Model confidence (mean pLDDT): 81 of 100. Transfer RNA from Candidatus Gottesmanbacteria bacterium GW2011_GWA2_43_14, 72 nucleotides, folded computationally. The organism belongs to Candidatus Gottesmaniibacteriota, within Bacteria. It matches the Rfam family "tRNA". The family's RNA type in Rfam is transfer RNA.
RNA sequence: GGGCCCAUAGCUCAAUGGUAGAGCAGCAGCCUUUUAAGCUGUUGGUUGGAGGUUCGAAUCCUCCUGGGCUCA
Numbered sequence: 001g002g003g004c005c006c007a008u009a010g011c012u013c014a015a016u017g018g019u020a021g022a023g024c025a026g027c028a029g030c031c032u033u034u035u036a037a038g039c040u041g042u043u044g045g046u047u048g049g050a051g052g053u054u055c056g057a058a059u060c061c062u063c064c065u066g067g068g069c070u071c072a
Base pairs, nucleotide, nucleotide: 001071002070003069004068005067006066007065010024011023012022013021018055026042027041028040029039030038048064049063050062051061052060
């Protein structure tokens, strides 16, 4: 230098064009002598950045940034 893949909540990951979700973590409550465990509820998002297509984009297209694999 060429090709391919990935980037979404604090972490690990879903969501194949129509209201962005789950588990863990956090917070509150219940239970417990206390902690842990368990149960219930709940907070948390500029979907890496910029632009384009579309009535509508996490999703499709282009460029950029970062990471990984591979070829030379």